[in-house]
Context: one part of a larger RNA
Parts: sequence; structure tokens; C1' cells
RNA sequence: AUCGAACGCUGGCGGCAUGCCUAACACAUGCAAGUCGAACGAGACCUUCUGGUCUAAUGGUGCACAGGGGCGUAACGCGUGGGAAUCUGCCCUUGGGUUCCGAAUAACGGUUGAAAACGACUGCUAAUACCUGAUGAUGACGUAUGUCCUAAGAUUUAUCGCCCAGGGAAGAUCCCGUGUAGGAUUAGCUAGUUGGUGGGGUAAAGGACUACCUAGGGGACGAUCCUUAGCUGGUCUGAGAGGAUGAUCAGCCACAUUGGGACUGAGACACGGCCCAGACUCCUACGGGAGGCAGCAGUGGGGAAUAUUGGACAAUGGGCGAAAGCCUGAUCCAGCAAUGCCGCGUGAGUGAUGAAGGCCUUAGGGUUGUGAAGCUCUUUUACCCGGGAUGAUAAUGACAGUACCGGGAGAAUAAGCCCCGGCUAACUCCGUGCCAGCAGCCGCGGUAAUACGGAGGGGGCUAGCGUUGUUU
Repeated sequence: AUCGAACGCUGGCGGCAUGCCUAACACAUGCAAGUCGAACGAGACCUUCUGGUCUAAUGGUGCACAGGGGCGUAACGCGUGGGAAUCUGCCCUUGGGUUCCGAAUAACGGUUGAAAACGACUGCUAAUACCUGAUGAUGACGUAUGUCCUAAGAUUUAUCGCCCAGGGAAGAUCCCGUGUAGGAUUAGCUAGUUGGUGGGGUAAAGGACUACCUAGGGGACGAUCCUUAGCUGGUCUGAGAGGAUGAUCAGCCACAUUGGGACUGAGACACGGCCCAGACUCCUACGGGAGGCAGCAGUGGGGAAUAUUGGACAAUGGGCGAAAGCCUGAUCCAGCAAUGCCGCGUGAGUGAUGAAGGCCUUAGGGUUGUGAAGCUCUUUUACCCGGGAUGAUAAUGACAGUACCGGGAGAAUAAGCCCCGGCUAACUCCGUGCCAGCAGCCGCGGUAAUACGGAGGGGGCUAGCGUUGUUU
């Protein structure tokens, strides 16, 4: 000098930041991802009688973003520089196309099972849901004759869509060089192991997988093993070189009760999706079911220690929608905390009978001390009254009657903490008597202690001060 600090004493205000470093321990409760009726049938309600509103389903799209904590990982995980054998919903752009039918099914009605979660049978119906045929290139495959692949409509007629192909943007996947902890009291490691051929697999290269063949491959330039650890931009310190670190903010990675698995999808092997197994918790009519805060608040626990079960979608951004709009604990705000940084205040001028009181004293006096009182002023802040934003663009402001501005009264509402032997700025008296105690080091204390305790005085910093801890 530093801090995501804690503890002790003290505490007026504002701005800007920051706030579970420990148990990735367990979680009551509420909220955190919906939206579209301009895809579609139906039901309910209103009705000016031809329109409107709401809703559970079918269907589309989103839920792979945003948000969280850092378990694992010493690795192509990350940083940096290259590369290709690849994919891409929405968006931009270019060129084509959008034809003819059909069978079902949920919702709904009926019957019915179950404690519940949730079902079973039967009947009806629609679509941008599903499906047959046609057309079919500039596309794919192929040396080639050739073979193969598509669509969906809605409506207020403005548009919004759908299918195929080319290009772009942006994103994603994979590969390589190089850098990226400690331990040799870890020296030997490796059978899919090294390479090849043929297959399967993938969006795609590849022992990534498989059959056969081969006997290789890596290692003191530290393999293997063990321990520790998310990486980086950065942050702290330092003149620098370096050392330490990786909270907040930003990029990447991995994780979502533990382990495994795939499904859907452009994209996941998916925090608030599914299945299986384990542990735990809850419900049960004992047959069986339900759950996952490392989202925001909040609770218990652990701990020296870390906040509200708040407001709003007004702004920024995201999802859906033609739009109006709806949703958004992202976000913007407010609340709590001197946790930090910065700023301001607790008054200013004058005032010597150097008052009183305190302390010391050589008893003369000295000191506290211009300090107070008194007198003259000021009003930052706090208080009262009035006005009142920017942030919003035609409208829309949670913050907020906030910031700020004007007026009013009145010194009024506002100072502590540590130290005073040397290092180290600052000294006397009393008490105690190797006791009680102090202490960072040296060391103080056994009857005159500037070192313990108190007082007066002094020094330092100041809404803080000191202690402890951390790093340089």
C1' cells in the first nucleotide's frame, strides 16, 4: 500500500459501488416462460343479429436465450495463431414453384375404473396436423441412358405465410502449432494400444466403432502416477523486472439432488422436459403416487461473517403475435449494512477581569486558554412551506412529489477513537509494589514506574479509529 473482510468502541448527511469467501448442505411459501383466435373445430358469455370477448384442447413458434453457482477438469479446457472434411431455425439477398384428392384424431357427448396421480371403451368433427397421386430443375446420385426429392393456406385484399435451390450475415462443430500448477521420497507406461485395408456410423475428418493384418506408439525436452486447481481479459502490489490473485463486470468451459440414457428439435443428450437406477423428503384408502431454489426473495443449518418472502415492465433487451398487446425476480428501481471510495457538515468573526472549575506547583505562580461566557454574523446540512424535472419519440414514468429550484425560522439537529519508554509525533501527578497488569520487537512492574490503572495535559487520524487476518 491492499481487502467481497471480521471484531471492539463510536456514529450526522449525500453520491457511486459492493454485500454466503463456510455446507455443489437440506429446503416451507410465493413468483422466475410463455405466446398466437389473422392455422383450426368446439364450448361459455355479451349482442345493435352480425359481430365481439374468454377458455381447455389440436396446431405453430419459443422454452438450447436470458439467470445461477464453480462440483468436476492439468485437458485442445482456456489464451493465442492457423486450418477444413462440415451444419445452421429466425434475418438479408437472388431465382423458381405453391396442383388433385383422401383417411383419421384430440377437444366434445355417452358408459366406466381409481383414495389419488391418472386412465379405459364407444360415438362425432376441423385444420397451416397426417397422408396418396401428379408436375418435377438451375438441386442430389451417377461415366452415362437415367434414377430420386416439394408445397398450405389465412384474411378486413393491404399483406403475412408455405416448398425447392444459390449466395451472405451471424452462430456452431472438428483438427493442428504454441503457451498455460506442485511432487522423481512417482521411472518406467500402453492391446483399440501404434499403423494399414474393408466396412458400419456422423452434419463432418478420425480406432470414434467393428472384422482382418501389422508390432508398433509415447517417455529425463519428465511419460505414467499422486496432490491441488475452472481458464482468460483483468485485479492488487512494485520504479521496473517480478510476485500474488481470478469477488463484482466481460469472453469461453463444465455443471443443474447422485449416476446413466436417449427422445424431440436447426440447435440439448436439455436447471424450472422425459425414462431408468440410488439416496433423501412428502401423500396414501397400502394397491400406488409426488418432488428437486448452484433462478429472485425467504427458512433451517454451518460459520468470525454477508441484505427485502419489496415496486414496475416507465426505460434497455428478450419470447410470441399482422397489430393492439401479453409474459419477462433478465433489467430498471426502491429497502437494509460506515463494507469500501469520494464529497460535505458538526459553525464564522470578535472576545483577557487571562473569570469560575480542574490539574500541577518551588505556593510566587503556571497550565487548560480565545478555549468558554458575552457581543456581532451566517444557514451548508437537518426542519417547515411552495414549485417541480431530464430520463419519453404522438401517447405511456416504477423510481417520485425524488433530484433540483424558491421562501422561512433558528447556532439551531450533528465527535469520536487510538496513542504518549525507544523504534515513533506526544509528560506530569496519584494509586499499585515482580502483585495487579502491559507487550509488535527490545523489554516494563520487587515503594519516588514518562512502559501497569486513573486523572490533568499533549500527539495522531477523523465519521471514523484501533485490533486481528490476507497479499505485495